Small-subunit ribosomal RNA, 5' domain from an uncultured bacterium, 544 nucleotides, folded computationally. The RNAcentral record of the full RNA draws on ENA and SILVA.

Context: one part of a larger RNA
RNA sequence: GGACGAACGCUGGCGGCGUGCCUAACACAUGCAAGUCGAGGGGAAAAUCACUUUCGGGUGAUGAGUAUACUGGCGGACGGGUGAGUAACGCGUAGGUGACCUACCCUUAUGUUUGGGAUAACCUUGCGAAAGCGGGGCUAAUACCGGAUGUGGUUCUCAUGGUGCCUGCCAUGGGGAUUAAAGUUGUCUGGGGUGACCCGGGUAACGCAUAAGGAUGGGCCUGCGUUCCAUUAGCUAGUUGGUGAGGUAAGGGCUCACCAAGGCGACGAUGGAUAGCUGGUCUGAGAGGAUGAUCAGCCACACUGGAACUGAGACACGGUCCAGACUCCUACGGGAGGCAGCAGUGAGGAAUAUUGCGCAAUGGGGGCAACCCUGACGCAGCAACGCCGCGUGAGUGAGGAAGGUUUUCGGAUCGUAAAGCUCUGUCGGGUGGGAAGAAAUGUAUGGAGGUUAACAGCCUUUGUACUUGACGGUACCGCCAAGGGAAGCACCGGCUAACUCCGUGCCAGCAGCCGCGGUAAUACGGGGGGUGCUAGCGUUGUUC
Numbered sequence: 001g002g003a004c005g006a007a008c009g010c011u012g013g014c015g016g017c018g019u020g021c022c023u024a025a026c027a028c029a030u031g032c033a034a035g036u037c038g039a040g041g042g043g044a045a046a047a048u049c050a051c052u053u054u055c056g057g058g059u060g061a062u063g064a065g066u067a068u069a070c071u072g073g074c075g076g077a078c079g080g081g082u083g084a085g086u087a088a089c090g091c092g093u094a095g096g097u098g099a100c101c102u103a104c105c106c107u108u109a110u111g112u113u114u115g116g117g118a119u120a121a122c123c124u125u126g127c128g129a130a131a132g133c134g135g136g137g138c139u140a141a142u143a144c145c146g147g148a149u150g151u152g153g154u155u156c157u158c159a160u161g162g163u164g165c166c167u168g169c170c171a172u173g174g175g176g177a178u179u180a181a182a183g184u185u186g187u188c189u190g191g192g193g194u195g196a197c198c199c200g201g202g203u204a205a206c207g208c209a210u211a212a213g214g215a216u217g218g219g220c221c222u223g224c225g226u227u228c229c230a231u232u233a234g235c236u237a238g239u240u241g242g243u244g245a246g247g248u249a250a251g252g253g254c255u256c257a258c259c260a261a262g263g264c265g266a267c268g269a270u271g272g273a274u275a276g277c278u279g280g281u282c283u284g285a286g287a288g289g290a291u292g293a294u295c296a297g298c299c300a301c302a303c304u305g306g307a308a309c310u311g312a313g314a315c316a317c318g319g320u321c322c323a324g325a326c327u328c329c330u331a332c333g334g335g336a337g338g339c340a341g342c343a344g345u346g347a348g349g350a351a352u353a354u355u356g357c358g359c360a361a362u363g364g365g366g367g368c369a370a371c372c373c374u375g376a377c378g379c380a381g382c383a384a385c386g387c388c389g390c391g392u393g394a395g396u397g398a399g400g401a402a403g404g405u406u407u408u409c410g411g412a413u414c415g416u417a418a419a420g421c422u423c424u425g426u427c428g429g430g431u432g433g434g435a436a437g438a439a440a441u442g443u444a445u446g447g448a449g450g451u452u453a454a455c456a457g458c459c460u461u462u463g464u465a466c467u468u469g470a471c472g473g474u475a476c477c478g479c480c481a482a483g484g485g486a487a488g489c490a491c492c493g494g495c496u497a498a499c500u501c502c503g504u505g506c507c508a509g510c511a512g513c514c515g516c517g518g519u520a521a522u523a524c525g526g527g528g529g530g531u532g533c534u535a536g537c538g539u540u541g542u543u544c
Base pairs, nucleotide, nucleotide: 001544002543003542004541006540007539008538009537010536013390014389015388016387017386018385019383020382021348026346027345028344030343031342032341035074036073037072040071041070047062048061049060050059051058052057081301082300083299090226091225092224093223094222095221096220097219100218101217105214106213107212108211109210110209111208112207113147114146115145116144122137123136124135125134126133127132152179153178154177155176156175157174158173159172160171161170162169183206184205185204186203187202188201189200190199191198192197227273228272229271234264235263236262239261240260241259242258243257244256245255246254276298277297278296279295280291281290282289283288303324304323305322306321307320326337327336328335329334354380356379357378358377362376363374364373365372366371393423394422395421396420403414404413405412406411427485429480430479431478432477433476437471442466443465444464445463446462447461448460449459450458451457488533489532490531491530492529493514494513495512499528500527501526502525503524509516510515
């Protein structure tokens, strides 16, 4: 000199863009942060009306295939937070997988057949303070379970060919065994029915099953790199290897049985300390040093420890079970909870914000869609915490006013500074206008194409009209008035730009280093003057 997620002191006008618990991975009141689908399924109630009645009520219709607790599907493994642990294939980089998986999405091919038994909701009943749990009865499905078929897959077997860096690779053909599925909706049309609706055919959409390929995302393995301590020198029994088996999506002591006695280490094993890693960031001419906030990638964790279940994917932050600590409820028998999500509270601390608005945009989940959900996100609020920009006026004005300071008493200086005069109008104030960010989707109506027996219908595409803004009456623009509302902080002995007067008298005090102060202190305190930076300026801390 630079830098900072800074803090403290004094001061403080505006705007834009960023940033904001570095400490206690301490404890948490309250609200919200993951739902959605009625186009999978069963399927209410209140209320109203009608009929009936033993006047308690009962039945039917509308409500309404509405609500959606239940069942079922998909999502809850993403997104968001934190850095405790981890010195490790954790991360980075370069590769391997002839040892693997991949829901949703895309492409291709072939199918979507025939049956069955339950169960929740509901009704009823019991236990319990509650959380909740049990018995009996009824019912449905894209829930569950059989059979058929097999484009195909898997496996056994026979044969042929190709390729190759381990044949555990690829292709073709024959035979055997085994292995699937689920429907729903719109609409047209034919038939039946008084009707609700039912049966058949067409069409379209969304699905379902099997297989192959793609895309995406992952699992595993390897080379190299990755802090300090030798005042840590020896470490190791599933330990090191083999054979066989089990397990996994998959290789492997991953696990087990048996066999052998190996394996690592001064090129630092083992132990201890510290630490998430990286792209980057800061500094520096560079080499390097320091660092890992925000943003992005990876990893790990979710009160502490352990475990599995479901699932394409978890050993799962707002799931389950067990144990523990803590907090809360309790009828004392037993239960409930997990902010390292967003706000917010207490505590700790030098120190770090609103219990805000909105799903309008971007993105995500569900849904055919409308739409719903989304503290992701978009915005607003607070803070000079940082960077950047702007302003606090401009011109003129010597009687060099008054006043202050100083003086050698002549003067000098503050100083064109002020006043005065003439202007301007940034910001702030008032007033009027007023955005972009919006493209979609949907509805209505035209055109084109496809399907079809069909000019219905449906689907795709395209034109026109209508429809959606939290921010926000914000940005921005015009007008109005008025110099009015807007400057401080540190320093002035040398380093180091900037000097005098008074007070004090080794006192009070200053100080980054050298050092000042004991009666003329440019070094202490104050005044005047000056220097530097400026909505900041200094101090402290850390780092180069």